[in-house]
Record summary: The prediction has a mean pLDDT of 83. Transfer RNA from an Armatimonadota bacterium, 77 nucleotides, folded computationally. It matches the Rfam family "tRNA". Rfam classes the family as a transfer RNA.
RNA sequence: GGGGCGGUAGCUCAGUUUGGUAGAGCGCGGGACUCCAAAUCCCGUGGUCGGGGGUUCAAAUCCUCCUCGCCCCGCCA
Numbered sequence: 001g002g003g004g005c006g007g008u009a010g011c012u013c014a015g016u017u018u019g020g021u022a023g024a025g026c027g028c029g030g031g032a033c034u035c036c037a038a039a040u041c042c043c044g045u046g047g048u049c050g051g052g053g054g055u056u057c058a059a060a061u062c063c064u065c066c067u068c069g070c071c072c073c074g075c076c077a
Stems, first nucleotide, its partner, number of pairs: 001073007010026004020057001027045006050066005
C1' cells in the first nucleotide's frame, strides 16, 4: 500500500441481506418472598447505533470520506 471482518445500553451481543416504532441476556434501582441473606418472581432503568457528509418522505441499515481494533496479502529492509 491492497483486501476482509468488526465498532449498537455499563458488559456480551442480535438487528444491516430486502430502509419503515432500536432490542435480548447480564448488570443496576425498587418491590415481593425470607429471621437475615442468596436464589427465584414482579416492576423499573437504560442509546449522538464509532465520527462527518450525501441519497431518501423516512437511514443502525444504502453511497462516500475519516477513525479505532483484529486478520490476510504485498513492498522495503